[in-house]
RNA sequence: GACUGAUUAGCUCAGUGGUGGAGCACCUGCCUUUUAAGCAGGGGGUCCCGGGUUCAAGUCCCGGAUCAGUCA
Numbered sequence: 001g002a003c004u005g006a007u008u009a010g011c012u013c014a015g016u017g018g019u020g021g022a023g024c025a026c027c028u029g030c031c032u033u034u035u036a037a038g039c040a041g042g043g044g045g046u047c048c049c050g051g052g053u054u055c056a057a058g059u060c061c062c063g064g065a066u067c068a069g070u071c072a
Base pairs, nucleotide, nucleotide: 001071002070003069004068005067006066007065010024011023012022013021018055026042027041028040029039030038048064049063050062051061052060
């Protein structure tokens, strides 16, 4: 320098253009002599950044950033 992949909750990850999710973690309650486990509920997101397309973008297009990899 060229190319490929990844970026979504605190962590690990899903997500067919049409209301942003799960598990774990966290908070509250129940249960238990207590803890753990179990059960019920709850909080938490500018979907990496900036543009574009569209009635509508996490998703499609362009540029940028960071990380990983392949080639030179």